Transfer RNA from Fidelibacterota bacterium UBA6817, 76 nucleotides, folded computationally. The organism belongs to Fidelibacterota, within Bacteria. It matches the Rfam family "tRNA". From the family's description: Transfer RNA (tRNA) molecules are approximately 80 nucleotides in length.
RNA sequence: AGGUCCGUAGUUCAACUGGCAGAGCAGCGGUCUCCAAAACCGCAAGUUGGGGGUUCGAAUCCCUCCGGACCUGCCA
Numbered sequence: 001a002g003g004u005c006c007g008u009a010g011u012u013c014a015a016c017u018g019g020c021a022g023a024g025c026a027g028c029g030g031u032c033u034c035c036a037a038a039a040c041c042g043c044a045a046g047u048u049g050g051g052g053g054u055u056c057g058a059a060u061c062c063c064u065c066c067g068g069a070c071c072u073g074c075c076a
Base pairs, nucleotide, nucleotide: 001072002071003070004069005068006067007066010025011024012023013022019056027043028042029041030040031039049065050064051063052062053061
């Protein structure tokens, strides 16, 4: 330098053919308990990496940039 894949909640990951953004863990509150743990119930948490475009509608498609992983190659 070229190519492929990835970026979504604090974290690990889903989201089918474009059609209401979700789950586990963690956090907070509650039930239970003498207390705590476990279990159960509930709550909160989102610029879907940034920007632009297409569309009635974009996490999803297109362009560009940023970051990461891998592969191939060039110079020394």
The coordinates come from a structure-prediction model, not an experiment, and the mean pLDDT is 82. The sequence was found in a public genome assembly.